The RNA shown here (Bacterial RNase P class A) has 368 nucleotides and comes from uncultured Methylococcus sp. Lineage of the source: Bacteria > Pseudomonadati > Pseudomonadota > Methylococcales > Methylococcus. Rfam family: Bacterial RNase P class A. Its family is annotated with ribonuclease P activity, dimeric ribonuclease P complex and tRNA processing in the Gene Ontology. Its mean pLDDT, the model's own confidence on a scale to 100, is 76.
RNA sequence: GGAGUUGGCCAGGCAGUCGCUGUUCCGGUGUGACCGGAAUGGAGGAAAGUCCGGGCUCCAUAGGACAGGACGCCAGGUAACGCCUGGGGGGCGUGAGCCUACGGAAAGUGCCACAGAAAAUAUACCGCCGAACUGGCUGAUGCCGGUCCGGUAAGGGUGAAAUGGUGCGGUAAGAGCGCACCGCGCUUCCGGCAACGGAAGUGGCAGGGUAAACCCCGUCCGGAGCAAGACCAAAUAGGGGGGCCGCCAUUUAUUUGGCACGUGUGGUCCGCACGGCUCCCGGGUAGGUUGCUCGAGGUGUUCCGCGAGGAACGUCCCAGAUGAAUGACUGCCCUCGACAGAACCCGGCUUAUCGGCUGACUCCCCUU
Numbered sequence: 001g002g003a004g005u006u007g008g009c010c011a012g013g014c015a016g017u018c019g020c021u022g023u024u025c026c027g028g029u030g031u032g033a034c035c036g037g038a039a040u041g042g043a044g045g046a047a048a049g050u051c052c053g054g055g056c057u058c059c060a061u062a063g064g065a066c067a068g069g070a071c072g073c074c075a076g077g078u079a080a081c082g083c084c085u086g087g088g089g090g091g092c093g094u095g096a097g098c099c100u101a102c103g104g105a106a107a108g109u110g111c112c113a114c115a116g117a118a119a120a121u122a123u124a125c126c127g128c129c130g131a132a133c134u135g136g137c138u139g140a141u142g143c144c145g146g147u148c149c150g151g152u153a154a155g156g157g158u159g160a161a162a163u164g165g166u167g168c169g170g171u172a173a174g175a176g177c178g179c180a181c182c183g184c185g186c187u188u189c190c191g192g193c194a195a196c197g198g199a200a201g202u203g204g205c206a207g208g209g210u211a212a213a214c215c216c217c218g219u220c221c222g223g224a225g226c227a228a229g230a231c232c233a234a235a236u237a238g239g240g241g242g243g244c245c246g247c248c249a250u251u252u253a254u255u256u257g258g259c260a261c262g263u264g265u266g267g268u269c270c271g272c273a274c275g276g277c278u279c280c281c282g283g284g285u286a287g288g289u290u291g292c293u294c295g296a297g298g299u300g301u302u303c304c305g306c307g308a309g310g311a312a313c314g315u316c317c318c319a320g321a322u323g324a325a326u327g328a329c330u331g332c333c334c335u336c337g338a339c340a341g342a343a344c345c346c347g348g349c350u351u352a353u354c355g356g357c358u359g360a361c362u363c364c365c366c367u368u
Stems, first nucleotide, its partner, number of pairs: 001364010012333007020042009044339001048350002051348005056225004063270004068221005073087005088102001089100004103216002108214002110210003125156002127152004132147006164182006183205001184203008229290004239281006246259004261275004297316008
C1' cells in the first nucleotide's frame, strides 16, 4: 500500500417564523367544560413481520390420559424461550473466521431416478487364469485363435455411491487369503462436570447412504387476548317462536342421593363444577372514564465471571395519541441523508437499509 474477517456507535445539523400534543404551575370563572400564558417533554434500529417466549387481564374451583405440536451434542445465562454465551463433533476457507434441522440406521418399514452385469436374498459387461477338445505357425520351448466347463472380482467401464483404503507377500490368476499402517467394532486406563479427546490391547470385521422420510427415544406445552378486562351514563320491546327439561329411591318439603340431559376459552375421553340450557326472528345502545406507562427500566463506578451475565453503591424519569400528536415555510452548513412512524408492555429472532466514524485480527506485495 492492497485485499479481507469480526465487533461497537450515529441516523442530517444549526437558526428564525407559524402550527400540533402530554405533564406541572398561573390567570380568566365559585367548580367543571373551554380559553390564554410560562416552564418542560414528545417515534426506531429496526417502531416492520405477527414468528417465538413472557408480564398483565379473563374463562376458573381446573386434575389426568390420549391425540396433536415444538425442541433435540454438552455445560451455563435468563422471568422464560425455538433466544444468547462458552465448549465439543462435522463441513468450508491459505488464514482471521463462517455454517451446522448435531439423539437413534444393531427395533421395524420405506427410498437410492437414469446409467450400469449388479444398488441386496447380491452379481459378471469388457476382462484375467486354468482343464478338456480342436485349427494354424515353429527345428523345439512355445505363440496366435475357436467351442464348452470351472475359478475370479485385483484391472477397465457406468454412476453421487460398487461391498473398507494404501503397500508388500502369496496365488494358475486373484481375493483380508496373510502381514504392516490407517479405518471400524469391543474392552480397559488417563484427561475433562460433560459432549468428547488420547493411549494400550483385541477381533479380519456386521455392504453403504438416507430419519429436513415414516418411525423409536428424551424434554416441554390449558385457552383467549387491551377490540383482554373494570366502571359510569343512556336507550330499547319485561318482544315473538322452537327443542331438551325426565326417571328411581328417600323426605313434611327440588329435602337428600343416584342415573339421564345440557353448559363450562384448542380436539377426544374420564373426572370436577353448575342447573336450567340451546337455536331462530325482531328491536335498542355502541358515548365517556379507566386499563395507559415507574418498568424482569435506563445509566455511571467498582467487584465476580473466558463470556452471556450477576452483585453492590450512586444517579435519571425518557411518547401515551384515540379518524389517530412532532408539521409547514425561509436561510446557511454538510458526510447530500437509505429502510422507514409507537397504539398494553418487555426479552428475542427474522426481514429491509443510504452514508459516516471507530476497535481488534488475517493474508499478499514493497521498503527499512